[in-house]
SAM riboswitch aptamer (S box leader) from Clostridium ljungdahlii, 111 nucleotides, folded computationally.
Rfam family: SAM riboswitch aptamer (S box leader). Rfam links the family to the GO term regulation of gene expression.
The sequence is in RNAcentral, with records from Rfam.
Lineage of the source: Bacteria > Bacillota > Clostridia > Clostridiaceae > Clostridium.
RNA sequence: UUCUUAUCAAGAGUGACGGAGGGACUGGCCCUAUGAUGUCCAGCAACCUGAAUGCAAAUGAAAUGUGUUUAAUGGUGCUAAUUCCAGCAGGAGAAACCUGAGAGAUGAGAA
Numbered sequence: 001u002u003c004u005u006a007u008c009a010a011g012a013g014u015g016a017c018g019g020a021g022g023g024a025c026u027g028g029c030c031c032u033a034u035g036a037u038g039u040c041c042a043g044c045a046a047c048c049u050g051a052a053u054g055c056a057a058a059u060g061a062a063a064u065g066u067g068u069u070u071a072a073u074g075g076u077g078c079u080a081a082u083u084c085c086a087g088c089a090g091g092a093g094a095a096a097c098c099u100g101a102g103a104g105a106u107g108a109g110a111a
Base pairs, nucleotide, nucleotide: 001111002110003109004108005107006106007105008104013041015040016039017038021031022030023029025087026086027085028084042079043078044077047075048074049071050070051069052068053067054066055065056064083103088100089099090098091097
């Protein structure tokens, strides 16, 4: 980088450093010297991971798959706004709106 798969309506800072941009892209709409992005610390969450336990197929166990409860040492991730909203298709329609896809983000696995 590509492919597969799961999730994306909840949650989390009156901290330190440092000083101008940031919210993927485009259009909106926003955040920002009452200090952005970023780094550190702190925190959130529970994808991987640990523990307990139920279930599934073959004769048992192990292993495998899957559900529930729980932990947070470790690997990631995340900590304005639903992925901030829309971008394509359909429905409804005065408009707001609804559903799905696409795109994007993150984890796990594979090439």